[in-house]
Predicted 3D model of a 404-nucleotide RNA (Bacterial RNase P class A). It is recorded under the gene name rnpB. Its Rfam family is "Bacterial RNase P class A". Rfam classes the family as a ribozyme. From the family's description: Ribonuclease P (RNase P) is a ubiquitous endoribonuclease, found in archaea, bacteria and eukarya as well as chloroplasts and mitochondria.
RNA sequence: CGAGCCGGCCGGGCGGCCGCGUCGGGACCCUCACCGGUCCCGUCGAGGAACGUCCGGGCUCCACAGGGCAAGGUGGUGGGUAACGCCCACCUGGGGUGACCCACGGGACAGUGCCACAGAAAACAGACCGCCAGGCGUCCUCGGACACCUGGUAAGGGUGAAACGGUGGUGUAAGAGACCACCAGCGCCCGAGGUGACUCGGGCGGCUCGGUAAACCCCACCCGGAGCAAGGUCAAAAGGGAACCCGCAAGGGCUCCUGCGCAGGCGAUCGAGGGCUGCCCGCCCGAGCCUGCGGGUAGACCGCUGGAGGCCGGCGGCAACGCCGGCCCGAGAUGGAUGGCCGCCUCCCCACGGGCCGCAAGGCCCCUGGGAGACAGAACCCGGCGUACAGGCCGACUCGUCCG
Numbered sequence: 001c002g003a004g005c006c007g008g009c010c011g012g013g014c015g016g017c018c019g020c021g022u023c024g025g026g027a028c029c030c031u032c033a034c035c036g037g038u039c040c041c042g043u044c045g046a047g048g049a050a051c052g053u054c055c056g057g058g059c060u061c062c063a064c065a066g067g068g069c070a071a072g073g074u075g076g077u078g079g080g081u082a083a084c085g086c087c088c089a090c091c092u093g094g095g096g097u098g099a100c101c102c103a104c105g106g107g108a109c110a111g112u113g114c115c116a117c118a119g120a121a122a123a124c125a126g127a128c129c130g131c132c133a134g135g136c137g138u139c140c141u142c143g144g145a146c147a148c149c150u151g152g153u154a155a156g157g158g159u160g161a162a163a164c165g166g167u168g169g170u171g172u173a174a175g176a177g178a179c180c181a182c183c184a185g186c187g188c189c190c191g192a193g194g195u196g197a198c199u200c201g202g203g204c205g206g207c208u209c210g211g212u213a214a215a216c217c218c219c220a221c222c223c224g225g226a227g228c229a230a231g232g233u234c235a236a237a238a239g240g241g242a243a244c245c246c247g248c249a250a251g252g253g254c255u256c257c258u259g260c261g262c263a264g265g266c267g268a269u270c271g272a273g274g275g276c277u278g279c280c281c282g283c284c285c286g287a288g289c290c291u292g293c294g295g296g297u298a299g300a301c302c303g304c305u306g307g308a309g310g311c312c313g314g315c316g317g318c319a320a321c322g323c324c325g326g327c328c329c330g331a332g333a334u335g336g337a338u339g340g341c342c343g344c345c346u347c348c349c350c351a352c353g354g355g356c357c358g359c360a361a362g363g364c365c366c367c368u369g370g371g372a373g374a375c376a377g378a379a380c381c382c383g384g385c386g387u388a389c390a391g392g393c394c395g396a397c398u399c400g401u402c403c404g
Base pairs, nucleotide, nucleotide: 001400002399003398004397006395007394008393009392010391012345013344014343015342016341017340018339020045021044023042024041025040026039027038028037029036047375051386052385054384055383056382057381058380059227060226061225062224066281067280068279069278072222073221074220075219076090077089078088079087080086091105092103093102094101095100106218107217111216112215113212114211115210128157129156130153131152132151133150134149135148137146138145139144165183166182167181168180169179170178184208186205187204188203189202190201191200192199193198231302232301233300234299239258240257241256242255244253245252246251260294261293262292263291264290265289266288273285274284275283276282309328310327311326312325313324314323315322316321347373348371349370350369351368353366354365355364356363357362
């Protein structure tokens, strides 16, 4: 200098004018007061993914909440975490010269299924071309060649993604783990290392009895459901009841409680109806429930932002992360706020012109003009993963080339 691989960060800045939302303060108006309205000042005001809704939780309710089956999820080991299908480290296998990257990583000897086409044959399969022995026929120059039949054979050739271990030899009529040496695999035993998955070394042996589970399945472990439109408080509503007050009475006022009216069906402890995901068992709630017709309300507030929180430093740990100390509080809307305009600067892109280097392609610098120009917008909150992203910056490592 070039190429690669891994990780992190930013994603416009400054100023002015007008306009928004929460909260705090002040003034004024309305009002008995609260509430409400107007103006002024101040603080704060979208993301690194707010997207996907794919996982895990907090929280709320079922609900005081048990067991089983089904359904679902994960799948090497050890750690981290509130937890996870996430993160870290390592193991094994694969890819790459390498830094690094990838893995639906338990089981094919529980069972079922599938392996097209080709091929003799695709699982305890098989003989297409062959090789050998015998029988028999023809030909022939002794040897021998060809055809058919019987038996042996699976070493050679062919097919295929894959063909019942590989190489070399002994042996045989010809062969074959039939036997031998070495290797791979499998099983068993011993030793060393490691928390472990596993790794390394040594010994013995039947010799070797496909692949596919991201097919169904088996095994191990995990696992209630619904979800902020969760849930809660107040108000309102057609009537009814009670106390108190006023009134001769009729009736009226105020406060509190309960709660819409009519009809029909079932039920009231011999249990209607309902709950526990889907089912079963079991358990529990329960005096009201269901159907039809008609009426009222759709409002206000809470939940709603102080958290498994953020930042800095120290210690421990290979790391993820944990502990300790200090500092900070950075939107809470509800038809849904943070926008518009202008000026300057900066990054980047495009174009004209000029200069320099170069044979050229092209590169660098200056001037002028145009263009903020990626993905994209909170809605209860948090931890992850996945996806999208114009342009730019930083760091570690690997390989190649050159120079010293």